The RNA shown here (Lysine riboswitch aptamer) has 164 nucleotides and comes from uncultured Blautia sp. The coordinates come from a structure-prediction model, not an experiment, and the mean pLDDT is 78. The sequence is in RNAcentral, with records from MGnify. Rfam family: Lysine riboswitch aptamer. About the family: Riboswitches are metabolite binding domains within certain messenger RNAs that serve as precision sensors for their corresponding targets. The model forms 100% of the base pairs in the Rfam consensus.

RNA sequence: AGAUAGAGGCGCGGAUUUUAUCAGUACUUACGGACAUGAAGCCCUGGCAGGCUGUCCAUGAAGAAAGGAAAAUCCGCCGAAGUGCUCUGAACAGCCAGAGGGCAGGGCGCUGGGACGACGCAGAAUAUGCGGCGUACUGUCACGGGUGUGGAGCGCUAUCUGAU
Numbered sequence: 001a002g003a004u005a006g007a008g009g010c011g012c013g014g015a016u017u018u019u020a021u022c023a024g025u026a027c028u029u030a031c032g033g034a035c036a037u038g039a040a041g042c043c044c045u046g047g048c049a050g051g052c053u054g055u056c057c058a059u060g061a062a063g064a065a066a067g068g069a070a071a072a073u074c075c076g077c078c079g080a081a082g083u084g085c086u087c088u089g090a091a092c093a094g095c096c097a098g099a100g101g102g103c104a105g106g107g108c109g110c111u112g113g114g115a116c117g118a119c120g121c122a123g124a125a126u127a128u129g130c131g132g133c134g135u136a137c138u139g140u141c142a143c144g145g146g147u148g149u150g151g152a153g154c155g156c157u158a159u160c161u162g163a164u
Stems, first nucleotide, its partner, number of pairs: 001161006009078001011077009028061003032057004041052003044098005081111009092100001112138002115135003119131004140151004
């Protein structure tokens, strides 16, 4: 220097099933009221085209889903993975263009790990996730040796091969 195999622990991620929440919410509908009715308005934005006929309030009827979460089982693993920026790709109500968020892949950077806390963002949420900060804990190596201090996973341990 290279290859192989490992370790950290409420360890990381994915899939399926079930459950709660979402929510008595959205959509639909009955009655009543107020607007509107040359049409306004609606279909993410603009243009073309096309379609529908409405908007709001209150009371009732019926009444979801997705995302996120927990548990179980299985699978892949230990930069597992997460995250910031950027590039590319396909799709997102007829055509053209745009925006937006999500998905997938690439590049560069940051983070050893989980827990708790306040703050910030996302979220229906007090669930949860993410971000940096703080606190102690923990694994690892180095320096110490009364109690410790510091570094980072491009690290650490073991074995093998090669070079000096």